Predicted 3D model of a 72-nucleotide RNA (transfer RNA) from a Candidatus Levyibacteriota bacterium. The organism belongs to Candidatus Levyibacteriota, within Bacteria. The coordinates come from a structure-prediction model, not an experiment, and the mean pLDDT is 81. The sequence was found in a public genome assembly. It matches the Rfam family "tRNA". About the family: Transfer RNA (tRNA) molecules are approximately 80 nucleotides in length. Gene Ontology term of the family: triplet codon-amino acid adaptor activity.
RNA sequence: GCCGAUGUGGCUCAGUGGUAGAGCGAGUUCUUGGUAAGAACUAGGCCAUGGGUUCGAUUCCCAUCAUCGGCU
Numbered sequence: 001g002c003c004g005a006u007g008u009g010g011c012u013c014a015g016u017g018g019u020a021g022a023g024c025g026a027g028u029u030c031u032u033g034g035u036a037a038g039a040a041c042u043a044g045g046c047c048a049u050g051g052g053u054u055c056g057a058u059u060c061c062c063a064u065c066a067u068c069g070g071c072u
Stems, first nucleotide, its partner, number of pairs: 001071007010024004018055001026042005048064005
């Protein structure tokens, strides 16, 4: 230099056009003589950034950035 993949709560990941979810983790409460285990609830995301298409974009298109891989 060229090609490709990935980017979504603190972490690991789902979500292929119509109000963004799970598990783990965090907090509160219940239960117990106490801890662990268990149960219920809560908080936490402008979906990497900027544009475009569309009535409507996490999703489709373009560019940029970051990480990873391949080729040279």